[in-house]
């Protein structure tokens, strides 16, 4: 140099000024709600609601049965189906990457197409061998056995590869790989790795079918709950016999009411509404100490949006970083500072979307010293 492959950071530029918009203190006018100054104001995914969980309400002697999720060890966590480490398998030359990765020797149930035959294996071609017929020099046709070496079909044909052997084969019988073993040894916590014994080899796959085995599991969700609490209309005490209108008073008058109670006081409960929950946490950020690490531990400093139709914006100067035009150079001019997306109880995690920048670490190839 070229190609690859893991992994981190950032996530838009920086200061400064005017305007606008939520949240908070503080003054200040003074209770219509305003005015002025301080501070603070979206993300790595706020997203999808897949997992875990805090909170909160409701259920809840005790055991079992359904049923639902996970499933190689070990560790980390507040917990998870997330993380790290390891271990087997699968793929890459290699860094690496990918794995629903308990059991099929307890049952059941399935294995399509092709193929003769698909699980107590199987003779279609082929190979031998008998007998017979034919020709007859070795062939050719029939019959009846043997054979799982060959070939052919499959996704998969009941170990391989070599020699023994045999009519022809055949774990039939040898070596050596391979398997299996609830043997034993050595190593490691463990998964599992290696060795040594035994066994001709018996066990085919598929549990992302049922099922067996082992662990875990009660529902609902901040529109969880909890507090204040109005008009109006009902519940409820309690007084009550008169009360409204024409009418500012007197007369009369209409209505309403006096067992079915006007009217007035008083009180419960729910609704609008408002309020808390709801922003100090399984919080950040520094080094520092443990562990390969995922983490953890102290120790210092820090407060980091809280809206309720939802606030977080625009625009100017100065630099700054890019792209492009002129230009010998210095310089100038012009254009860009973007993509996914945007808080609604809140954390841990995946899982998706994203234009670009920045960094580290390997791996293979090929130049050139």
């Nucleotide at each position: 140099g070229u190609g690859g492959u893991g992994g981190g950071g950032c996530g838009c530029g920086a200061c400064g000024g005017u305007c606008g918009c939520g949240g908070u203190c503080c003054g200040c006018a003074c209770u219509g709600g305003g005015c002025g100054g301080g501070u603070c104001g979206a993300g790595g995914a706020a997203a999808g609601u897949c997992c875990g969980a805090g909170c909160u309400c409701c259920a809840u002697a005790g055991g079992g049965c359904a049923g639902a999720c996970u499933g190689c060890c070990a560790g980390g966590u507040a917990a998870c189906g997330c993380c790290u480490g390891g271990g087997c398998g699968c793929c890459g030359u290699g860094a690496g990457g990918c794995g629903a990765c308990g059991g099929a020797g307890a049952g059941g149930g399935c294995c399509a197409c092709a193929g003769a035959a698909a699980a107590c294996a199987g003779a279609c071609c082929g190979c031998c061998c008998a007998c017979c017929c034919u020709u007859u020099u070795u062939g050719g046709a029939g019959u009846g056995g043997g054979u799982a070496a060959g070939g052919g079909u499959g996704a998969a044909a009941a170990g391989g590869u070599g020699g023994g052997g045999u009519a022809a084969g055949a774990g039939c019988c040898c070596a050596c790989c391979g398997c299996a073993c609830g043997u034993c040894c050595u190593g490691g916590c463990a998964a599992c790795a290696g060795g040594a014994g035994u066994g001709g080899c018996a066990c085919g796959g598929c549990a992302a079918c049922c099922c067996c085995c082992a662990g875990u599991c009660g529902g609902a969700g901040c529109a969880a709950g909890g507090c204040c609490a109005a008009a109006u209309a009902g519940g409820c005490g309690g007084c009550g016999a008169g009360g409204u209108c024409c009418u500012g008073c007197c007369c009369g008058g209409a209505c309403c009411g006096u067992u079915u109670g006007a009217g007035c006081c008083g009180u419960g409960g729910g609704u609008a509404g408002g309020c808390c929950g709801c922003a100090c946490g399984a919080g950040g950020u520094g080094a520092c100490g443990g562990g390969c690490g995922a983490c953890c531990g102290g120790c210092a400093c820090c407060c980091c949006a809280g809206a309720u139709a939802g606030a977080u914006g625009a625009c100017c100067g100065u630099c700054c970083g890019g792209g492009u035009g002129c230009a010998g150079c210095a310089g100038c001019g012009c254009c860009c500072g973007a993509a996914c997306a945007g808080a609604a109880c809140u954390c841990g995690g995946c899982u998706u979307a994203c234009g670009g920048c920045c960094c580290c670490g390997c791996c293979a190839c090929u130049c050139a010293c």